The RNA shown here (small-subunit ribosomal RNA) has 1455 nucleotides and comes from an uncultured bacterium. Rfam family: Bacterial small subunit ribosomal RNA. Gene Ontology terms of the family: structural constituent of ribosome and ribosome. Its mean pLDDT, the model's own confidence on a scale to 100, is 84.

RNA sequence: CGCUGGCGGCGGGCUUAACACAUGCAAGUCGUACGAGGUAGCAAUACCUAGUGGCGCACGGGUGCGUAACGCGUAGGCAACCUGCCCUGAAGUGGGGAAUAACUCUCCGAAAGGAGAGCUAAUACCGCAUAUUGAGCUGAGGUGGCAUCACCUUGGCUUGAAAGCUAUAUGCGCUUCAGGAUGGGCCUGCGUUGGAUUAGGUAGUUGGUAGGGUAACGGCCUACCAAGCCGACGAUCCAUAGCUGGUCUGAGAGGAUGAUCAGCCACACUGGCACUGAGACACGGGCCAGACUCCUACGGGAGGCAGCAGUGAGGAAUCUUGCGCAAUGGAGGAAACUCUGACGCAGCCACGCCGCGUGAAGGAUGACACCCCUACGGGGCGUAAACUUCUUUUCUGCGGGAAGAACGCCGGCCUUGGGCCGGGUUGACGGUACCGCAGGAAUAAGCACCGGCUAACUCCGUGCCAGCAGCCGCGGUAAUACGGAGGGUGCAAGCGUUGUCCGGAAUCAUUGGGUGUAAAGGGUGUGUAGGCGGGCCCGCAAGUCAGGGGUGAAAGCCGGCGGCUUAACCGUCGGAUUGCCUUUGAUACUGCGGGUCUUGAAUCCUGGAGGGGCCACUAGAAUUCGUGGUGUAGCGGUGAAAUGCGUAGAUAUCACGAGGAAUACCAGAGGCGUAGGCGGGUGGCUGGACAGGAAUUGACGCUGAGGCACGAAAGCGUGGGGAGCGAACAGGAUUAGAUACCCUGGUAGUCCACGCCGUAAACGAUGAGUGCUAAGUGUUAGAGGGUUUCCGCCCUUUAGUGCUGCAGCAAACGCAUUAAGCACUCCGCCUGGGGAGUACGGCCGCAAGGCUAAAACUCAAAGGAAUUGACGGGGGCCCGCACAAGCGGCGGAGCAUGUUGCUUAAUUCGACGCAACGCGAAGAACCUUACCAAGGUUUGACAUCACCCGUGGACUCGCAGAGAUGUGAGGUCAUUUAGUUGGCGGGUGACAGGUGGUGCAUGGCUGUCGUCAGCUCGUGUCGUGAGAUGUUGGGUUAAGUCCCGCAACGAGCGCAACCCUUGUUCCAUGUUGCCAGCACGUAAUGGUGGGGACUCAUGGGAGACUGCCGGGGUCAACUCGGAGGAAGGUGGGGAUGACGUCAAGUCAUCAUGCCCCUUAUGUCUUGGGCUGCAAACAUGCUACAAUGGCCGGUACAAUGGGCGUGCGAUACCGUAAGGUGGAGCGAAUCCCUAAAAGCCGGUCUCAGUUCGGAUUGGGGUCUGCAACUCGACCCCAUGAAGGUGGAGUCGCUAGUAAUCGCGGAUCAGCAACGCCGCGGUGAAUACGUUCCCGGGCCUUGUACACACCGCCCGUCACGUCAUGAAAGUCGGCAACACCCGAAACUUGCGGCCUAACCCCUUGUGGGAGGGAGUGAGUGAAGGUGGGGCUGGCGAUUGGGACGAAGUCGUAACAA
Repeated sequence: CGCUGGCGGCGGGCUUAACACAUGCAAGUCGUACGAGGUAGCAAUACCUAGUGGCGCACGGGUGCGUAACGCGUAGGCAACCUGCCCUGAAGUGGGGAAUAACUCUCCGAAAGGAGAGCUAAUACCGCAUAUUGAGCUGAGGUGGCAUCACCUUGGCUUGAAAGCUAUAUGCGCUUCAGGAUGGGCCUGCGUUGGAUUAGGUAGUUGGUAGGGUAACGGCCUACCAAGCCGACGAUCCAUAGCUGGUCUGAGAGGAUGAUCAGCCACACUGGCACUGAGACACGGGCCAGACUCCUACGGGAGGCAGCAGUGAGGAAUCUUGCGCAAUGGAGGAAACUCUGACGCAGCCACGCCGCGUGAAGGAUGACACCCCUACGGGGCGUAAACUUCUUUUCUGCGGGAAGAACGCCGGCCUUGGGCCGGGUUGACGGUACCGCAGGAAUAAGCACCGGCUAACUCCGUGCCAGCAGCCGCGGUAAUACGGAGGGUGCAAGCGUUGUCCGGAAUCAUUGGGUGUAAAGGGUGUGUAGGCGGGCCCGCAAGUCAGGGGUGAAAGCCGGCGGCUUAACCGUCGGAUUGCCUUUGAUACUGCGGGUCUUGAAUCCUGGAGGGGCCACUAGAAUUCGUGGUGUAGCGGUGAAAUGCGUAGAUAUCACGAGGAAUACCAGAGGCGUAGGCGGGUGGCUGGACAGGAAUUGACGCUGAGGCACGAAAGCGUGGGGAGCGAACAGGAUUAGAUACCCUGGUAGUCCACGCCGUAAACGAUGAGUGCUAAGUGUUAGAGGGUUUCCGCCCUUUAGUGCUGCAGCAAACGCAUUAAGCACUCCGCCUGGGGAGUACGGCCGCAAGGCUAAAACUCAAAGGAAUUGACGGGGGCCCGCACAAGCGGCGGAGCAUGUUGCUUAAUUCGACGCAACGCGAAGAACCUUACCAAGGUUUGACAUCACCCGUGGACUCGCAGAGAUGUGAGGUCAUUUAGUUGGCGGGUGACAGGUGGUGCAUGGCUGUCGUCAGCUCGUGUCGUGAGAUGUUGGGUUAAGUCCCGCAACGAGCGCAACCCUUGUUCCAUGUUGCCAGCACGUAAUGGUGGGGACUCAUGGGAGACUGCCGGGGUCAACUCGGAGGAAGGUGGGGAUGACGUCAAGUCAUCAUGCCCCUUAUGUCUUGGGCUGCAAACAUGCUACAAUGGCCGGUACAAUGGGCGUGCGAUACCGUAAGGUGGAGCGAAUCCCUAAAAGCCGGUCUCAGUUCGGAUUGGGGUCUGCAACUCGACCCCAUGAAGGUGGAGUCGCUAGUAAUCGCGGAUCAGCAACGCCGCGGUGAAUACGUUCCCGGGCCUUGUACACACCGCCCGUCACGUCAUGAAAGUCGGCAACACCCGAAACUUGCGGCCUAACCCCUUGUGGGAGGGAGUGAGUGAAGGUGGGGCUGGCGAUUGGGACGAAGUCGUAACAA
């Protein structure tokens, strides 16, 4: 804040504007201090009070501005202090004086207020007296102590008091001294926020001397002297902040916080100042200045709610202008009493905590209610309700009714204690709490949530819309996440939300983290401070440990007990308060002091190794250049070229010369160095390490913030040098571009000297040191031993440098005596990604730049290691008509068919890379048909049921109509005993119907990778895990096929085989098939008898298994060759398609959820359309011709089909399509049926032709209700394009391609040239696997995982946001210098004024003292000035972040 709201108790209630405040109240009281006035009264007297006087107003109450401080907390100190009222003790209280308010009069002023004159009192004021004690000064003695000193005793000098009142008391006061108590002041140790992008600060500053000041110490103040003081253990500066007991949280340690209550501090409109006082620099006192508000007669005045209420304002937000002094406490008073917004109560607010209630028990037919869900059967709400019985907290009414109250007061008693007894009186809250009676379930439930975290699920609506969301994320038509509903869950007079804090977060890690690769080791060394530090002995006792004492306020917290009916709340007792101080002890460890030791460290001696460093000298090879010779046309360069060089003679080659830079071989997992780094040779100078020895020192050590030094390359400065190489630059190429990669040149630079720079993937991405913890094997440098003629070999050991590896560690990778293991010491560094190693500031640098180093904003990730995939213009192995080798096509022409597009009333719909496009469609003239137009129809063209009415219906004919349809006529039932039933028509209601949507809601089916060889599981093992292993490896195969090996062993789905077909053969059977032999017959024919031999058919066998031989092989799998065989290594073909992928295809085959239509998106009809044609694509056909066309003759198939009135022979007619006709055949019998290419013969002769047949005209045939849109075929005529087809692209490895015809489905007919089959003829080629495409296995990299059609970078353009710079501009803060200078204080003067005291003596006397005034000093605010710090704005400008579909490129991730 939202929704809701019954009661009570106890608490709490401006977190913001210390912003401004109207009004009322919050501090007065005393008449027993005083005079005066007044009221009442006849008076006595009582009472009231302005003023003087006293006490109080410094308490109580509020707030948190300021303050980072002795402010607070804690522990101490004052030998450096004060303390009214109160208590104790001692002493005193004598005697005088002068004024003044009030009042009266006069005057000024608007007011506030004031002036003058006169009168008066006191417990007001002032002298004097007294005062052993007190104070000051100054002596003596003693005691004590931590320095200064303190205390006690005793002298001298000086000095200091007082007040009365009431009325009779042991009263209240007054004065002095001493003490106490209480309250305060001052000092000190320790603790007390952030920032170093604040590193130096400080002049009264630090100290001293002297003085002043204060209650008191003190630079607190002044003068003088000295130059100190503080600071990395964080001064100064900036920012923020009251502190504490406590509070919230947390297991604790901590973190956060400082409301209420309590202690301390600070403040009172802002700033300054003092006065009074015991106490103030004073919340409701004063003065001044300032701002603001108010009054005003304009001359002047008044005011201060951060007291209680209350108002405005601000704000998300916080109450009544209440009652009472009854209680507690406070002020005054002798007291009564008065005052008291302290306080006690009440009011408002669910703000918190606590308690109670909104009913309890029974009641199932588990209601037929409503509502919700549903599989429509039912289920939920739900014992819930109704109903019965009961109770009465609460509620309403009535009645009763407290405690809080005892003091004080009055009286009395005892005795002094103001003690005891008695008496009456006093209540705001409040007629409240509480109690009783009566009534009656009566008056009382909401809120949030229900995808996971997180308890709780369904329906409807919505359709990336509206909305939700704490995080992940929901919503794009089936949302448990949006909204509503039903139901449920959780809390409950509350429930949710928001904000803040702690927790979880070991996510700042003291408890309790890290730093090879996740963020993080400083580039290296040296060394200061600091931290840490070897053996033994003695001492001390700081740390440490133990006991005691003090303190740690109360409240709070914890525990016990107790009081409110309980609890919250409250009371009481105890504990705790982890701390500080103090005291007594202990001495293991640390520390400190002393002594000693040698093992750490260092020195010394001997020895060898080394690109360690610096300087000088020097060598040869090579490049280039120069000169000369030889020599001729090219050289050079590249993927290929060109620029370039060359006939003025290059390149090449020889000789000589010049110059600069770098040092082949040796060379190594090798050496040296702190790191960077170091490589020809010689010499000089020089550092370090190592080994051996054990002489010396005696812990001298380790680390190391700052500091200092070194520090590759590039770069900078000055001067040299410059051969080669080579940023920039130029040219040539490449490319879409190419400011690149490649090439030709080439300047800085690279080299030297000196000086800067100070950074690197300065990396082992691994700080330094010490100790400990298995082994094995190289190598470098030493030492010892054994063996040895030599070369060498072996063992031990030290230092370095590598590899492998155990324990251990590690997120994993990995590390592993050279640790990333086990420990200790010290240093650096890290704390999500981006912004950003950037901005600003500072330091350094000549510059470039370096070091230090943020924030706003933004994201939900960024990242590491490993895993499985996928991918790679990564690798290895291997397949496939994948390439290659071939043959034939497509792409060009015409036509056919399909598609896009366009058109249209409609051109219905679907299919879109491979894997859509002769696909669904194996047949669109009507029908089909879903489309369009028009005309009809509404329970419907179709199904089931119920009810009612009628009746046969089908059928035939006529009329109208395009038809559907309408209408008329004819015709006319069956069944049951009956009711009736069946059928039909009409009506009503349920319902039908939909080729309407969603293939991204689905089933089923299908395509594809791919007939590719793969995909998995169980158990075991390995791994923290994902996962791996198996399935990898070596062979082999068409194959995850098999063999061998192996932490695997087995198994499943796939492969193969089993199935069909074909190839050989055998057996059986033998019609419709066959016909060798026999017989008959014909013109001829298996035509007939017959036969089963053959072919063939049907069924069943055999056969092939790497079985045999040889070579290879691990003598395994297997492979090569051979034999035999019809067939040989899966013989050919087919069927068969693993886990899965593509949200692949299909809602129009079918089925189906949901949605939609219901006189229409259903249904019927006629006609039209699906056949429309500028164009494009796909698939085909026919061709372009002579390997051909045409004519004639002639030969050989197979698969299939046939009565739905089908196939239809012979014959006849027609040029033909076809017709007539009908034999035969429901078919191994008859028919379709002729096969065609082929073969033989003829003709054509290279031509747009005797090629080609499109197109068009005419005439016909057939099917069909009907060939106009829009059928096929035939004949005559016509005779187009086309002469082999660009880039590109497709198929095919053998009975294949090519070529030739035949059949079938669909079908009335047919646009079929398509599709599915069949046979005839019948090739070429394959070296091979580099390349293209696809695939398999292993491996590798990866920043990819909707997986390379991936991911992703930068500029530019647009929008939004925050931010840096910026001429400047406007503020804020704190200082500084100077000017001005209020009040006030101090001080000088004080000629003016002046009662008390003094003097002379009387005066308008003098003195003392005081004051006005004035000078000086200090001094707030203000002014001026130059700087500092900080903030706002700022034209423009810089980068940054973010933003579904912008532009340009392609940088990175795969070499």